[in-house]
RNA sequence: CACGGAUCCAGAGUUUGAUCAUGGCUCAGGAUGAACGCUGACAGAAUGCUUAACACAUGCAAGUCGACUCGAGUCUUCGGACUUGGGUGGCGCACGGGUGAGUAACGCGUAAAGAACUUGCCUCUUAGACCGGGACAACAUCUGGAAACGGAUGCUAAUACCGGAUAUUAUGGUUUUUUCGCAUGGAGGAAUCAUGAAAGCUAGAUGCGCUAAGAGAGAGCUUUGCGUCCCAUUAGCUAGUUGGUGAGGUAACGGCCCACCAAGGCAAUGAUGGGUAGCCGGCCUGAGAGGGUGAACGGCCACAAGGGGACUGAGACACGGCCCUUACUCCUACGGGAGGCAGCAGUGGGGAAUAUUGGACAAUGGACCACAAGUCUGAUCCAGCAAUUCUGUGUGCACGAUGACGUUUUUCGGAAUGUAAAGUGCUUUCAGUCGGGAAGAAGUCAGUGACGGUACCGACAGAAGAAGCGACGGCUAAAUACGUGCCAGCAGCCGCGGUAAUACGUAUGUCGCAAGCGUUAUCCGGAUUUAUUGGGCGUAAAGCGCGUCUAGGCGGCAAGGAAAGUCUGAUGUGAAAAUGCGGAGCUCAACUCCGUAUGGCGUUGGAAACUGCCUUACUAGAGUACUGGAGAGGUAGGCGGAACUACAAGUGUAGAGGUGAAAUUCGUAGAUAUUUGUAGGAAUGCCGAUGGGGAAGCCAGCCUACUGGACAGAUACUGACGCUAAAGCGCGAAAGCGUGGGUAGCAAACAGGAUUAGAUACCCUGGUAGUCCACGCUGUAAACGAUGAUUACUAGGUGUUGGGGGUCAAACCUCAGCGCCCAAGCUAACGCGAUAAGUAAUCCGCCUGGGGAGUACGUACGCAAGUAUGAAACUCAAAGGAAUUGACGGGGACCCGCACAAGCGGUGGAGCAUGUGGUUUAAUUCGAUGAUACGCGAGGAACCUUACCCGGGCUUAAAUUGCGCUGGCUUUUACCGGAAACGGUAUUUUCUUCGGACCAGCGUGAAGGUGCUGCAUGGUUGUCGUCAGCUCGUGCCGUGAGGUGUCGGCUUAAGUGCCAUAACGAGCGCAACCCUUAUCUUUAGUUACUAACAGUUUUGCUGAGGACUCUAAAGAGACUGCCGUCGUAAGAUGCGAGGAAGGUGGGGAUGACGUCAAAUCAGCACGGCCCUUACGUCCGGGGCUACACACGUGUUACAAUGGGGAGCACAGCAGGUUGCUACACGGCGACGUGAUGCCAAUCCGUAAAACUCCUCUCAGUUCGGAUCGAAGUCUGCAACCCGACUUCGUGAAGCUGGAUUCGCUAGUAAUCGCGCAUCAGCCACGGCGCGGUGAAUACGUUCCCGGGCCUUGUACACACCGCCCGUCAAGCCAUGGGAGCUGGGGGUACCUGAAGUACGUGACCGCGAGGAGCGUCCGAGGGUAAGACCGGUGACUGGGGCUAAGUCGUAA
Repeated sequence: CACGGAUCCAGAGUUUGAUCAUGGCUCAGGAUGAACGCUGACAGAAUGCUUAACACAUGCAAGUCGACUCGAGUCUUCGGACUUGGGUGGCGCACGGGUGAGUAACGCGUAAAGAACUUGCCUCUUAGACCGGGACAACAUCUGGAAACGGAUGCUAAUACCGGAUAUUAUGGUUUUUUCGCAUGGAGGAAUCAUGAAAGCUAGAUGCGCUAAGAGAGAGCUUUGCGUCCCAUUAGCUAGUUGGUGAGGUAACGGCCCACCAAGGCAAUGAUGGGUAGCCGGCCUGAGAGGGUGAACGGCCACAAGGGGACUGAGACACGGCCCUUACUCCUACGGGAGGCAGCAGUGGGGAAUAUUGGACAAUGGACCACAAGUCUGAUCCAGCAAUUCUGUGUGCACGAUGACGUUUUUCGGAAUGUAAAGUGCUUUCAGUCGGGAAGAAGUCAGUGACGGUACCGACAGAAGAAGCGACGGCUAAAUACGUGCCAGCAGCCGCGGUAAUACGUAUGUCGCAAGCGUUAUCCGGAUUUAUUGGGCGUAAAGCGCGUCUAGGCGGCAAGGAAAGUCUGAUGUGAAAAUGCGGAGCUCAACUCCGUAUGGCGUUGGAAACUGCCUUACUAGAGUACUGGAGAGGUAGGCGGAACUACAAGUGUAGAGGUGAAAUUCGUAGAUAUUUGUAGGAAUGCCGAUGGGGAAGCCAGCCUACUGGACAGAUACUGACGCUAAAGCGCGAAAGCGUGGGUAGCAAACAGGAUUAGAUACCCUGGUAGUCCACGCUGUAAACGAUGAUUACUAGGUGUUGGGGGUCAAACCUCAGCGCCCAAGCUAACGCGAUAAGUAAUCCGCCUGGGGAGUACGUACGCAAGUAUGAAACUCAAAGGAAUUGACGGGGACCCGCACAAGCGGUGGAGCAUGUGGUUUAAUUCGAUGAUACGCGAGGAACCUUACCCGGGCUUAAAUUGCGCUGGCUUUUACCGGAAACGGUAUUUUCUUCGGACCAGCGUGAAGGUGCUGCAUGGUUGUCGUCAGCUCGUGCCGUGAGGUGUCGGCUUAAGUGCCAUAACGAGCGCAACCCUUAUCUUUAGUUACUAACAGUUUUGCUGAGGACUCUAAAGAGACUGCCGUCGUAAGAUGCGAGGAAGGUGGGGAUGACGUCAAAUCAGCACGGCCCUUACGUCCGGGGCUACACACGUGUUACAAUGGGGAGCACAGCAGGUUGCUACACGGCGACGUGAUGCCAAUCCGUAAAACUCCUCUCAGUUCGGAUCGAAGUCUGCAACCCGACUUCGUGAAGCUGGAUUCGCUAGUAAUCGCGCAUCAGCCACGGCGCGGUGAAUACGUUCCCGGGCCUUGUACACACCGCCCGUCAAGCCAUGGGAGCUGGGGGUACCUGAAGUACGUGACCGCGAGGAGCGUCCGAGGGUAAGACCGGUGACUGGGGCUAAGUCGUAA
């Protein structure tokens, strides 16, 4: 340089009606020494007490050699050889193996230092090994003890021990000299003096061993830099402590130890204390940075039942050694002894949980030995057990549709399971049986394999022996049925379950993974949710109330130097294993092996831009001097005027005061009011401001004194002197506290009066602390711009304060402030925008879900009140921000409606009718229940209706129908029983193509249900409301929900229109089109009409007419079209004109998007559920009509605008053959009898009120008619329960109706009658229509109710009938305090003090060397004492959380 390789970041659910952002919770991934549940074929490679460093039965885990000696045995060629046991002696036992208790430490990691050190075995080099000596075990004898273990006497060898000699480059001393180093110093040379060595063996050799010295390798020891968890609610610690001198000690440095001297040492860069923890290579995760972890393998450390100690040795203060002490266990003859599995197996225990008392030294490694043979080796190699993990393999493959059976489901047609099975053909991995059969063995001649007859190879048979687990509402791949019915249960989060559950349980199906699958636990990730990479702080959590300053952090311009940071080259190290990459070996893979790479630290050479350091220089930052003006800046003193209150006096008289209204209160003892005077305290009107000053808190009459700061101007000077700011120090509203004053007004507490259900409040009358002053304390506020300080930069416009320039004055320019509107940009949005919340930089403070809680404990401060610092358990899945759409408001603006007001008439009181509630009942069938149920379903319950109750019957049924079989004629009539239905008996007739039609029975398919669910539904309906609204397309605005349009101005009955306009258009509604009514015209005239003509019975009756009325079809007409005024226009207005009608002419039909889970399963239809000799159906009777009572709707009245009597006039809509009925007769009458017309513009029907006359004369009446008695009529099978009507008689309540409440704006209200539907009749006074007579009032929109539009607030969205707070009461949970009780670890002081080292002594022993003994220091442990710290527990007590929602109020 090129090529190649490796690696490379995902989100979702959940706050809301919806949205954006903030923010937590949860999930999907990976991992594990795991455990649990269900299931389980094979092979390989790994791994396997995470808990009690708890206690351990039994066996094994460290011996070996033969220099020496003694004994026993075998063989013998008698020389000896071999085997074996005890002992002396040598080496080893400090390795290997286990564990992680302790340890926050030079323990570990990394990099250095040792000029301050040691080293057996091993390698190399040099030199040497001479002469002697005396013992002790074993053994023998005696002897003590239960044992462990000894004691005495005697004998004996050595590579055991000792003496002498020799010896340097050993050690030490003296003298001298060379040379080197970072300091102390090091490395050498020469001379001389002193002191110290040795061991032999047999296998006979280049043998093994021995001694001295040196070098090396490996090992160890010591020291140092850097790194190494949490707590500051641990802030001060330290007497051998820090240093020095000297001595001791050690392999060696050193307070390591001792004596003396000095008073130091450590600490906010976290000492000391407390808690936790073996550290690392690595492992898991992650894109990475990081975070977590320290099993297995490897390195280091520490420990060996708890604690202490030394001995031996090259090495230990020693896991399978010793001594002492403590606890525990065992043996005992009670005198005394023994023991240490955190070695391998194994046992008990603990625990959710972790294996065999296996084989072998064949390999690797170790000890001894002679570089042997060999012995030993629970190191190691193997096997066993366990799906504990990773990896591999299998449980078959192909064809096979009538898409079989079964199962599930169904709209009953089908669909799914599903080529799946069966069936046919093929194969044999693995497992099985039989046969063969390794490598691993070399350094070694022979022999030698635990694994193992294993791996592997061959043969055989047969699809044969081998599939489960979890899930299926969303996240998240995969759904249906049944069961259950807020139960049982599920759940990781959201959440499912209250009769149609894709969410529970089961089944079928499907999805996922698969010898496993799920669950639980833990870690990382997702989480940019601690943010170095990579977050924030106006309102979501978060800027200290403000200033000043120390440490610290950061820092202007220029030159030079050196090179700490920085960059770069080289080099050492970064153990191995692991990871990554490239290869290789097990059939592959896991696994194993080979090669390579590795950001840290050290050494060294170089560079000099930037940062730091040193030196020099500069003036733009900062500061000083000078001049000037502004200001409620501060402190102290003095002086005013207004007002207020009190007091005194005058005038004056009955009230004043206060409130929504009142009262308490003051006043005839003279108030309030008013005048004058005096006194007192507090606050400073106007100016005054969007203004000024100050660091903030804050500062306001005027004058004086002292004093701080800022600003402007022009020069001069210093020369980076700066910025920020933990800790510290200071200032700091109001309230409060202490001491002493003062006190006019105001005013917590308190008292009284009101209000109220209550009113410990709001309102009123009083009133004390306090408010004021001085001095001191407190130290907090929504101390807010909810916005830390400083510096630089980034469009404009406008106002204002102070200064300067400029001008005649202005304009204009400029500096420093104070405001407003906006650009870019930022922001979740709101908004900010040169006074930033923009763009950058520096420093400080603070935040990390809500609640618990600014609480508890501790500490500090404070006189106290309290302040500062500041948790946890527990609990929730949210809490919170901004904006949007609605809804709501005893918020605002505008508008409308018989909404109020103005009127008329009613309701509520009485009687009756009717409906409802309630009660009653065998049943009083059911539904409707604020408005929007209650003369409603019902436009007509005596039976029927009828659904209810009682009783009697029927069971394929009362009715309909398909198919199959059987039978019969069917049908009619009569009789009997019976309440009827029904049952029984007898009788005899229809059509026919002769099959049957028809009927009955049986079977089958299919009935029936006014039974439930209107909260499963369709359809229909009510209501808001005939209100004017509700939306869409495109465009535009907004991240978005959404907005705009649809808002604004004017106008309208109207989102009706006009104008304006980022909107332009459109749809459903409004209006119009439709019907009716009011006027006219044309057409047509019968059953309607009759002006003219004619006739007439005087009646359009007839001829006739087509004019009129009318009928019923088509047209006309009304549109603010015309005029005046106003207005841009739309439109408004006018006792305008014209017109039948005038501004929608009147009335009707017509009901937007939607709301109320509104009403109806009983009108009908319909899903699901339920009943089937009954919840079906038929019949008789009863009930729906009950009756203490309550309510609604009506009706009749209470009378003179009336009642009664008499006379007399005028309608319209309709209906009629099972009908309406003229007329006549009878009856007082309801009605009856006869009879006529009419299937209707032909026939049928007195309208009433009104009007005229008479009477009644204010009374329970000549009002009122209930109730009751009697007699009747009509309908009907039947009027008893339970019909209407008629006549006569009777003659109740009631004299205009409380609070309240309803209707109505013109042909309306009021009043009068008439008709119709239903219907045999009728409880109709109801409903629906029709016409007659025919008013009053509306100033107006303040208020009540309802509605519309705009706007505003909202913590509401089930939407104010909302939300929601606190006490109390109940249950549960965790926690603070608490008289105390109790436990733990650590420290201090004192007493005692084992073993043991060192030292001293040593009268006893020994010839001596020396030793026993005794003593001193230290000292484990034990005891005592006081205090601190941390736990547990505790009568009682404090608050907190959660629950269902109980009580009281209603704080937001």
Small-subunit ribosomal RNA from uncultured Fusobacterium sp., 1452 nucleotides, folded computationally. It matches the Rfam family "Bacterial small subunit ribosomal RNA". The source organism's lineage runs through Bacteria, Fusobacteriota, Fusobacteriia, Fusobacteriales and Fusobacterium.